Background
A computed fold for a 521-nucleotide part of an RNA from an uncultured prokaryote, annotated as small-subunit ribosomal RNA, 5' domain. The coordinates come from a structure-prediction model, not an experiment, and the mean pLDDT is 87. The RNAcentral record of the full RNA draws on ENA.
Context: one part of a larger RNA
RNA sequence: GAUUGAACGCUGGCGGUAGGCUUAACACAUGCAAGUCGAACGUGAAAGCUCUUCGGAGUGAGUAGAGUGGCGGACGCGUGAGUAACGCGUAGGAAUCUACCUAGUAGUGGGGGACAACAUGGUGAAAACCAUGCUAAUACCGCAUACGCCCUAUGGGGGAAAGUAUGGGAUCUUCGGACCAUACGCUAUUAGAUGAGCCUGCGUAAGAUUAGCUAGUUGGUGGGGUAAAGGCCCACCAAGGCGACGAUCUUUAGCUGGUCUGAGAGGAUGAUCAGCCACACUGGAACUGAGACACGGUCCAGACUCCUACGGGAGGCAGCAGUGGGGAAUAUUGCGCAAUGGGCGAAAGCCUGACGCAGCCAUACCGCGUGUGUGAAGAAGGCCUUAGGGUUGUAAAGCACUUUCAAUUGGGAAGAAAGGUCCAAGGUUAAUAGCCUUGGGCUGUGACAUUACCUUUAGAAGAAGCACCGGCUAACUCCGUGCCAGCAGCCGCGGUAAUACGGAGGGUGCAAGCGUUAAUC
Numbered sequence: 001g002a003u004u005g006a007a008c009g010c011u012g013g014c015g016g017u018a019g020g021c022u023u024a025a026c027a028c029a030u031g032c033a034a035g036u037c038g039a040a041c042g043u044g045a046a047a048g049c050u051c052u053u054c055g056g057a058g059u060g061a062g063u064a065g066a067g068u069g070g071c072g073g074a075c076g077c078g079u080g081a082g083u084a085a086c087g088c089g090u091a092g093g094a095a096u097c098u099a100c101c102u103a104g105u106a107g108u109g110g111g112g113g114a115c116a117a118c119a120u121g122g123u124g125a126a127a128a129c130c131a132u133g134c135u136a137a138u139a140c141c142g143c144a145u146a147c148g149c150c151c152u153a154u155g156g157g158g159g160a161a162a163g164u165a166u167g168g169g170a171u172c173u174u175c176g177g178a179c180c181a182u183a184c185g186c187u188a189u190u191a192g193a194u195g196a197g198c199c200u201g202c203g204u205a206a207g208a209u210u211a212g213c214u215a216g217u218u219g220g221u222g223g224g225g226u227a228a229a230g231g232c233c234c235a236c237c238a239a240g241g242c243g244a245c246g247a248u249c250u251u252u253a254g255c256u257g258g259u260c261u262g263a264g265a266g267g268a269u270g271a272u273c274a275g276c277c278a279c280a281c282u283g284g285a286a287c288u289g290a291g292a293c294a295c296g297g298u299c300c301a302g303a304c305u306c307c308u309a310c311g312g313g314a315g316g317c318a319g320c321a322g323u324g325g326g327g328a329a330u331a332u333u334g335c336g337c338a339a340u341g342g343g344c345g346a347a348a349g350c351c352u353g354a355c356g357c358a359g360c361c362a363u364a365c366c367g368c369g370u371g372u373g374u375g376a377a378g379a380a381g382g383c384c385u386u387a388g389g390g391u392u393g394u395a396a397a398g399c400a401c402u403u404u405c406a407a408u409u410g411g412g413a414a415g416a417a418a419g420g421u422c423c424a425a426g427g428u429u430a431a432u433a434g435c436c437u438u439g440g441g442c443u444g445u446g447a448c449a450u451u452a453c454c455u456u457u458a459g460a461a462g463a464a465g466c467a468c469c470g471g472c473u474a475a476c477u478c479c480g481u482g483c484c485a486g487c488a489g490c491c492g493c494g495g496u497a498a499u500a501c502g503g504a505g506g507g508u509g510c511a512a513g514c515g516u517u518a519a520u521c
Stems, first nucleotide, its partner, number of pairs: 001521004006517005013368006019361002021326001026324003030321003035071003040068002043065001048059004078279003087204007096196002101192008109143001111141002118133006149158003163184006171178002205251003212242003217239008254276004258269004281302005304315004332358001334357003340354001341352004371401004381392004405462001407457001410454002415448001419443010465510005470491003476505005486493002
């Protein structure tokens, strides 16, 4: 000199953009943060309103709700405790899987038995649970079929499925439909895309006041196991493997793109944003699933907190806010799904503390303002003085103007694409129906928001501080003090004329900031 996720002191007008628990991975009250689908399925209220013969009926409504089932809760969000490691970075590799999506091929026939919900009964303080009975399905299980698929190895063997919605001219009909078409599904399989698992070379912190370490250890054979190679695991056999090119041990640490500094080489660092990894009260385990050994799932153990009828139960903010605590120190228990993105759904839509916004903070960067011109009687006052004057100083007053920003009045974009409805054309089709695509008309969705921006009115009106002035280092005099009180980054000032302490006048530097402290180069 540059820089910071900074803090502290004094001061503080406005706006834009960004950032905001670096400490206790300490403990957490409360609310919200993951649901959705009735176009998979069987069920199914109530309030209210209307009528009433006062029994009830209709409507609300096949709505709300719970349940079975499907998909999603493995993403998104948070944190950096652990990890010195194929964890990360980079370059390669072969023995793998991949829901949804895309393209292709072949199918989607015919049966069966249950279990929730529900009803009845029972246990319990509760959490919850048990027994019996009824029932549906795209839930579950056989049978048939098998282009391709799997096993075997040329003989053969094995294995699948589910329907739903919409529309409809003939035909049939038990009047429910069958049947046909379209769309969405379902099954098998091939390929792609995406994502993931695995292996290897090289690189990736300190200590030798850590020198030896290792028995599943190193390799082989044969098996088991996995989606997959492999001591990953097991039996047997061999005795290997690593190490001063630093093994082992100890300490510290998430890694990277990057960031800061520097002419560069390098040094330091890893907040925000992005990629990867790890973790989700602590430790362990598996289940389900395409994917987890799963933050807001399950089980076991532990510590802690809470409820209890003492028998037993409930919980996990390193999600967003917020509280206590720790600390020099870090924000609102806000608004909205309008946009972008995600989940579910045919869609309308629902959910979304992701996200978009707003609030707080000079925390940082950037921009603007606090007036402009004129004005010498060089006013008054202050300070200094050699008492003549000098300086503050064109500074003020006065005169003439301007009105950014703030205040006030009115207007007012863009962020909106969709969606709905009507019409037309094309595709599908037996069809002018339905569905899909494209185009057009109408309609129509904004949290921010009293938005940005423009404009009216008024008036210089509402807006300057902080540090320093001995040298380094830009900037000097007076008074007070008298080795005292004090200053100080280094050298050093102060013991009676202190440009170095304290005050004043003046000056210098930066400026909505200025200084100090801490830290890095």

Overview:
Its Rfam family is "Bacterial small subunit ribosomal RNA".